[in-house]
RNA sequence: AGAGUUUGAUCCUGGCUCAGGAUGAACGCUGGCGGCGUGCCUAACACAUGCAAGUCGAACGGGGUUAUAAGGAAUGAGAUUCGUCGAAUGAAUUAUAACUUAGUGGCGGACGGGUGAGUAACGCGUGGGUAACCUGCCUCAUCGAGGGGAAUAACAGUUGGAAACGGCUGAUAAUACCGCAUAAGCGCACAGCAGCGCAUGCUGGAGUGUGAAAAGAUUUAUCGCGAUGAGAUGGACCCGCGUCUGAUUAACUAGUUGGCAGGGUAACGGCCUACCAAGGUGACGAUCAGUAGCCGGACUGAGAGGUUGAACGGCCACAUUGGGACUGAGACACGGCCCAAACUCCUACGGGAGGCAGCAGUGGGGGAUAUUGCACAAUGGGGGGAACCCUGAUGCAGCGACGCCGCGUGGGUGAAGAAGUCUUUCGGGAUGUAAAGCCCUAUCAGCAGGGAAGAUAAUGACGGUACCUGCAGAAGAAGCCCCGGCUAACUACGUGCCAGCAGCCGCGGUAAUACGUAGGGGGCAAGCGUUAUCCGGAUUUACUGGGUGUAAAGGGAGCGUAGACGGAAAGGCAAGUCAGAAGUGAAAUCAUAGGGCUCAACCCUGUAAUUGCUUUUGAAACUGUCUAUCUAGAGUACCGGAGGGGCAGGCGGAAUUCCUGGUGUAGCGGUGAAAUGCGUAGAUAUCAGGAAGAACACCGGUGGCGAAGGCGGCCUGCUGGACGGUAACUGACGUUCAGGCUCGAGAGCGUGGGGAGCAAACAGGAUUAGAUACCCUGGUAGUCCACGCCGUAAACGAUGAAUACUAAGUGUCGGCAGGCGAAGCCUGUCGGUGCUGCCGCAAACGCAGUAAGUAUUCCACCUGGGGAGUACGUUCGCAAGAAUGAAACUCAAAGGAAUUGACGGGGACCCGCACAAGCGGUGGAGCAUGUGGUUUAAUUCGAAGCAACGCGAAAAACCUUACCAGGUCUUGACAUGGGGGUGACCGGCCAGUAAAGAGGCCUUUCCUUCGGGACACCCCACACAGGUGGUGCAUGGUUGUCGUCAGCUCGUGUCGUGAGAUGUUGGGUUAAGUCCCGCAACGAGCGCAACCCCUGUGAUUAGUAGCCAGCAGUAAGAUGGGAACUCUAAUCAGACUGCCCGGGACAACCGGGAGGAAGGCGGGGAUGACGUCAAAUCAUCAUGCCCCUUAUGAUCUGGGCUACACACGUGCUACAAUGGCGUAAACAGAGGGAAGCAAUCCCGCGAGGGGGAGCAAAUCCGAUAAAAUACGUCCCAGUUCGGACUGUGGCCUGCAACCCGGCCACACGAAGCCGGAAUCGCUAGUAAUCGCGAAUCAGCAUGUCGCGGUGAAUACGUUCCCGGGUCUUGUACACACCGCCCGUCACACCAUGGGAGCCGGUAACGCCCGAAGCCUGUGACCCAACUUUCGAGAGGGAGCAGUCCACGGCGGGAUCGGUAACUGGG
Repeated sequence: AGAGUUUGAUCCUGGCUCAGGAUGAACGCUGGCGGCGUGCCUAACACAUGCAAGUCGAACGGGGUUAUAAGGAAUGAGAUUCGUCGAAUGAAUUAUAACUUAGUGGCGGACGGGUGAGUAACGCGUGGGUAACCUGCCUCAUCGAGGGGAAUAACAGUUGGAAACGGCUGAUAAUACCGCAUAAGCGCACAGCAGCGCAUGCUGGAGUGUGAAAAGAUUUAUCGCGAUGAGAUGGACCCGCGUCUGAUUAACUAGUUGGCAGGGUAACGGCCUACCAAGGUGACGAUCAGUAGCCGGACUGAGAGGUUGAACGGCCACAUUGGGACUGAGACACGGCCCAAACUCCUACGGGAGGCAGCAGUGGGGGAUAUUGCACAAUGGGGGGAACCCUGAUGCAGCGACGCCGCGUGGGUGAAGAAGUCUUUCGGGAUGUAAAGCCCUAUCAGCAGGGAAGAUAAUGACGGUACCUGCAGAAGAAGCCCCGGCUAACUACGUGCCAGCAGCCGCGGUAAUACGUAGGGGGCAAGCGUUAUCCGGAUUUACUGGGUGUAAAGGGAGCGUAGACGGAAAGGCAAGUCAGAAGUGAAAUCAUAGGGCUCAACCCUGUAAUUGCUUUUGAAACUGUCUAUCUAGAGUACCGGAGGGGCAGGCGGAAUUCCUGGUGUAGCGGUGAAAUGCGUAGAUAUCAGGAAGAACACCGGUGGCGAAGGCGGCCUGCUGGACGGUAACUGACGUUCAGGCUCGAGAGCGUGGGGAGCAAACAGGAUUAGAUACCCUGGUAGUCCACGCCGUAAACGAUGAAUACUAAGUGUCGGCAGGCGAAGCCUGUCGGUGCUGCCGCAAACGCAGUAAGUAUUCCACCUGGGGAGUACGUUCGCAAGAAUGAAACUCAAAGGAAUUGACGGGGACCCGCACAAGCGGUGGAGCAUGUGGUUUAAUUCGAAGCAACGCGAAAAACCUUACCAGGUCUUGACAUGGGGGUGACCGGCCAGUAAAGAGGCCUUUCCUUCGGGACACCCCACACAGGUGGUGCAUGGUUGUCGUCAGCUCGUGUCGUGAGAUGUUGGGUUAAGUCCCGCAACGAGCGCAACCCCUGUGAUUAGUAGCCAGCAGUAAGAUGGGAACUCUAAUCAGACUGCCCGGGACAACCGGGAGGAAGGCGGGGAUGACGUCAAAUCAUCAUGCCCCUUAUGAUCUGGGCUACACACGUGCUACAAUGGCGUAAACAGAGGGAAGCAAUCCCGCGAGGGGGAGCAAAUCCGAUAAAAUACGUCCCAGUUCGGACUGUGGCCUGCAACCCGGCCACACGAAGCCGGAAUCGCUAGUAAUCGCGAAUCAGCAUGUCGCGGUGAAUACGUUCCCGGGUCUUGUACACACCGCCCGUCACACCAUGGGAGCCGGUAACGCCCGAAGCCUGUGACCCAACUUUCGAGAGGGAGCAGUCCACGGCGGGAUCGGUAACUGGG
């Protein structure tokens, strides 16, 4: 410090996610030791048991025990004479001393310890104030303590009660209680002096009056007591500032705000009461609602911040819930009291007791949190004079890897790189110096011995602990997570969208580095992972540090209040600001320098820091404020012109429609085409007259005006604003603007008018599968006017307002100025309105003086998509609706700009038998063949739009053959290796079988160093063979297709942030990215073309098996001969826009012409760029993986692949006269031939048979080419067309023609008379038509591949159909239009709104009730202290009454939540 994820790719915006750190944690797996910390976050839920606050006998009277002394038995106790017990080891009794302690009394139980429920508050933090206060114990100072009195516990007696706990009578003490005296510098009152203070007031001296004290104990050392003042400590109150969220909480408040008087308090105060006034708080957020103890700090972060408030420390609040006071220095009191409520316990049912949020512990809740331990040795606290006692504070120990820190689980050597395991291309590789082995060591743990500090004399829970020493032995001590990317780390097997994983993207559908296991590896380590939460990354709320044209985001516009900001120069002040000083910012923490535990964690000491607040002293630049000024901002005045600016009134013509009349006749109207409609009752058309309403052609213009919405005939009136000029006046009067107010297109609403045209709704006609639309004919609201509402728009420049600055150029509108040669032009300036364009900005597109640039000020708005501008609430509205405006849930994207493709019933250009123009077909018939379907034991398998279907198959009777039935074989039909046997194997024969297999007989090797070997067969065992079994979506190879279309790319350079672009686009041209020109491109490659083959002309060479002009010669180029010609087959030539004319740009090229066999690529073939279709093929072959192994292998016989209601494709033959038949008689090319082609000849009507010359071929053979031609016949018919089907008889091939071959002869003679919708081929030696050959092959050809013969028609042209190419444009597509995607409906589920209602919570309000208690009143009843005249009084109390008031009751509202038939959308 970043990374992953939107896309085919890119840049941006933007969300989601990850890597880091942290925790009082929990869970899973695992677990050796020690130190230091830490441990109910949930139920402020309920608690058994024990302990947590006592102490003082030196305050007091008693009791008890013991000791000593005296005493000396009529003994003491028990109700007692007996009995019993104690007692001469000495009773009662007395005195003294020690110890002890129930009660009175004092001090302390207000500290310490716990918890965080409540509290949004002067509660907390920070800084101040108290001239408005208190303070026990402690310290200092001054002074004092005289003399009396009356009671009361304990105790005794008696009595009630189950108990708790009392009642009555009697007696008694005090440092308990009460008077009296005395007393100041104390309090109060009065009047007055001095000084001080911001004010109320304060301080000090003196004066008068008045009031209030005390306690003793003792061992004689001391400890206490009272008053006053001061200090210290602790508290109380007040104030400034700070302190969470919500405005879908905007108003709140009657003791409320203030005053006066009084009460109350330690003290101020509406704190309380009476009276008076009507105030007080609030947009700087009151009130209400929700949440929450606050802080030092902690975590995180670069910081600013954000989150948090366990442990330690400070403050606050609370003590089962609510209320209350008492005592006291201090409480409204955790282990005190009273009352109410709930709960629990005891009970004799009458009544009582209790409060762990103290330490342990229990139940419960929960994912989850410890021992009913030891000690007061230390530190501290309470009491005491002290000894000492108490102390679950505290110090320690125990439990928990809960956290941090430290240590260990061994070290060295050791390659036969052992074994095992995993993997493998089978060679090896990995685990791995790892182990074993050998040599060492002892930290921890273990055993034994010694043994602290903590304590200044004594006292040690911890603890026989820390630590030290010795001993033995590598022994007792390693796991967890991860290994697709992010993110370090890979293989095998299993699984097969299953099981599962997953933080995000995403893995898994048979070769998963992503699931599970194993091996290996990576990381951390006594831990490792997961989960939860916080910060970070996230500049993703942006103060530091973001944005708003198109990504989310500028309010529709203006005016303007509060507020914010604000021109120039001068002076004053000092609030902000800056500087110095002082106080404070507790300690701990953090940082830093040292120190102590062996180190560290931890602890100690010092320093720094604590960014803050307060006080004070200065400064005066800037902001602020005050004073007096200025004119550049702003405004006023005067002059001037421009304008659809606004409002009101009037006027005008054209057009439309309607009405009346005339002319006139059959249509009009409307559309793509029609129809509805109008019209013989006279339309449309046309002429004249009239009526009505609405809108204002031309001018008219990115021209004008207005804030926006918006504004258009002409005239008049009223009126707003802007602009220019002048520089007289004011003197900052300015800018922006939350709330507020006003304006605000259209539609819509209300009332009343108006209504020509147009026209939602509606009606009819069309279109259509439908057509609630588009088109047509009609037509009502409305559109118009007046008044009143509504308040929204893509109200857009998708761009808030204002000011200043920042290159140019060019239009236009309105002014002004200057110049000139002046109907005009030039120059300048101010204001508007446009375009182009630099800098700059921007993600890009683009903006660019009218900014989206550079700056400043103010306002508004945004923070992922959906849900949703929805729901609820509120405000406004007559309504429609508007404004404000969420959440649950859900997704990992949504989005902007640009790029490359693809696509478009977008555009431009171009090409192709693509259409058109033609010729011939298919689709109808019969047959052949292939496919589908069906059938079957099997009808083997594959191919499936073009680009499967006479395709694989260039030949299914057996074989082929892969399928079916049946029979057989199991190292196998085939290959290699091992062992044994035989001498063979082969061949022949026999028998058997459906056939094969299995069986029998005969015959029978070679070499040799004699060991054996070679070869072949058989047998045996095992490795293995075998598979046309699966996967063409694991593959190689091969092939099809777009397409023989003209394209596809690269290097360097340049442009762009980038994907990419440029080049390859443009202007021409071409069959062509072919060539030329231009150009930020210049070159190059694969394609095109050419090079290759055939063909068309010629030449040269050659001359047999081919040829024959001339010579000889024949039946015959048969022969001699010839080498001219044809031909053959090798090498060349030829054609290149080379020449001419014209066009074109002087180019490329195009048109025409000459010459030429051929002319602009002469014709044909081979040749197929980058790529697309997961195209086809595992059944040509090869091959990974999977599967079968007495079978999915092998073999044999028979069957099947040839089935047949049907459908489709491809063909053949026809339907006839351009023909059929018959007769006669011409002309090819190419290819084949030895298991072959086969002539002449003979036989057969024929297929063919017999026989066999010749020929391994320019020699021989198949082999007659046919159409054509000539003559004859048929005469338009189901025929002399057509030949299917069938019968009979034959021929051929073959082991075998039944299923299931071909051919021949005779006979039979079906459909069919040119084919619906639709559809195919072809542009010249082509189509059409005619025959011939070959491959395969025993036989079988209408198929396929070739060959030649005869030989046309047409192409205006590119609008349309199909396919393709280039450029451009749009795109929400990229699996790319067979794309994407919207809504209803059906079913299931989730969350949510409404909902007749029902249920519950919370906080207030009104009324009722009124415990305890303080206070007030009363007090007829009661009462020790004092007084007393003895009657009583003073004073106190019970009781009663009243105010206040908790719990409780009733009531109507508010608010929040749950639930609900049904229902709405998501």

The prediction has a mean pLDDT of 84. This is a predicted structure of a 1466-nucleotide RNA (small-subunit ribosomal RNA) from an uncultured bacterium. It matches the Rfam family "Bacterial small subunit ribosomal RNA". Gene Ontology terms of the family: structural constituent of ribosome and ribosome.